[in-house]
RNA sequence: UGUCAUAGUAGCUCAGCUGGAUAGAGCAACGGUCUUCUAAACCGUAGGUCGCGAGUUCGAAUCUCGCCUGUGACAU
Numbered sequence: 001u002g003u004c005a006u007a008g009u010a011g012c013u014c015a016g017c018u019g020g021a022u023a024g025a026g027c028a029a030c031g032g033u034c035u036u037c038u039a040a041a042c043c044g045u046a047g048g049u050c051g052c053g054a055g056u057u058c059g060a061a062u063c064u065c066g067c068c069u070g071u072g073a074c075a076u
Base pairs, nucleotide, nucleotide: 001075002074003073004072005071006070007069008068011027012026013025014024020058029045030044031043032042033041051067052066053065054064055063
């Protein structure tokens, strides 16, 4: 450098992918209750262009194409 495979969803780890209506969980963050204070526990809040762009469709995180990035294998 090339080919192939696989992955990319919240700050982190991930679920959701036989297309279907509001995109979720845990941890972390913030606020509150409790406590002399802290921690723990409990309650609540916020946080996402679902890697980027395009296409198909009434409808796309999910299907198709291109590109980017990470990982692995092979070749040179």
The RNA shown here (transfer RNA) has 76 nucleotides and comes from Latilactobacillus sakei.
Lineage of the source: Bacteria > Bacillati > Bacilli > Lactobacillaceae > Latilactobacillus.
It matches the Rfam family "tRNA". About the family: Transfer RNA (tRNA) molecules are approximately 80 nucleotides in length. By type it is a transfer RNA.
The coordinates come from a structure-prediction model, not an experiment, and the mean pLDDT is 80.
RNAcentral records the identical sequence in 3 taxa.